A computed fold for a 263-nucleotide RNA from a Dehalococcoidia bacterium, annotated as Bacterial large signal recognition particle RNA. The coordinates come from a structure-prediction model, not an experiment, and the mean pLDDT is 80.
RNA sequence: UCGUGCUAGGUGGGGAGUUAGCGGUGCCCUGUAACCCGCAAUCCGCUUCAGCGGGACUGAAUACCCGUCCGAGUGUUGAUGCCGGGGGGACUGCGAGCGCCAGGCGGCGUUGAUAAUCUGGUCCUGCGCGGCGAUGCCCGGCUAACCCCGUCAGGGCCGGAAGGCAGCAGCGGUACGUCGGUUACAUCGGGUGCCGCAGGAGUGCCGGGUUUGAGUUGGCCAGCGUGAGCAAGCCCUCGACACAAUGCGACGACGGGGCACGA
Numbered sequence: 001u002c003g004u005g006c007u008a009g010g011u012g013g014g015g016a017g018u019u020a021g022c023g024g025u026g027c028c029c030u031g032u033a034a035c036c037c038g039c040a041a042u043c044c045g046c047u048u049c050a051g052c053g054g055g056a057c058u059g060a061a062u063a064c065c066c067g068u069c070c071g072a073g074u075g076u077u078g079a080u081g082c083c084g085g086g087g088g089g090a091c092u093g094c095g096a097g098c099g100c101c102a103g104g105c106g107g108c109g110u111u112g113a114u115a116a117u118c119u120g121g122u123c124c125u126g127c128g129c130g131g132c133g134a135u136g137c138c139c140g141g142c143u144a145a146c147c148c149c150g151u152c153a154g155g156g157c158c159g160g161a162a163g164g165c166a167g168c169a170g171c172g173g174u175a176c177g178u179c180g181g182u183u184a185c186a187u188c189g190g191g192u193g194c195c196g197c198a199g200g201a202g203u204g205c206c207g208g209g210u211u212u213g214a215g216u217u218g219g220c221c222a223g224c225g226u227g228a229g230c231a232a233g234c235c236c237u238c239g240a241c242a243c244a245a246u247g248c249g250a251c252g253a254c255g256g257g258g259c260a261c262g263a
Base pairs, nucleotide, nucleotide: 001263002262003261004260005259006258009058010057011056012030013029014028015027020047021046022045023044024043035055036054037053038052039051064257065256066255067254068253069252073248074247075246076245077244078243080242081241083239084238085237086236087235088234091233092232093230094229097226098225099224100223103221104220105219106217107216108215115211116210117209118208119207120206121205122204123200124199125198126197127196128195129193130192132189133188134187135186136185138181139180140179141178142177148173149172150171151170156165157164158163
């Protein structure tokens, strides 16, 4: 070095998760020449040589074991970058409104600003007057089957008679009431009045008189202050991606690693 037989081993591995931990089932990645059956997520089986039970195949290397490298993928971390979601308003910024000021423009002002003073109005109370409305008084019409009045035909009642009595309809009238008229008079009322008289309150506003004699106003701009609010910056938080560091790490590359017999 080759041949035959065997044995250890192998017939996928890895990440996150779960777990005291390991392996599996489920998820994801990688990969294939990648055995079969049974078990299992409030789960199944085990204990550092860490799936168990049963069967089949393969077997010392392209397939097993060890070391080094590579680095698909995945975990963790971040005063990092960028994008997005939610929240905040301390700060920067913006900022309606409000206040102050009286610098500029404008308005008003010697046909008199402002200030002072006087007076009137506006306001309140009382008394009147007027107007309006209602009612009464007054005038007229209508108005009672009987229980109102007068007259009472007919008829009735009493009476021997003379005569007397009650009385419906009709006619005439009237009461209650009702309808209308009048507006003189009386009483009462009010979301009544450019009304009168008297008294008061008040100094805000409006009008006027007198004196004074140049300011006054704040509409706009500027300035100062305050400031509801907005959320671009900013702050807090969550997520995606990128980047950096780090953990594990499939596939792959390289090196090394049994026994017996024979040639």

NCBI's taxonomy places the organism under Bacteria, Bacillati, Chloroflexota, Dehalococcoidia.
The model forms 93% of the base pairs in the Rfam consensus.
The gene name in the source record is ffs.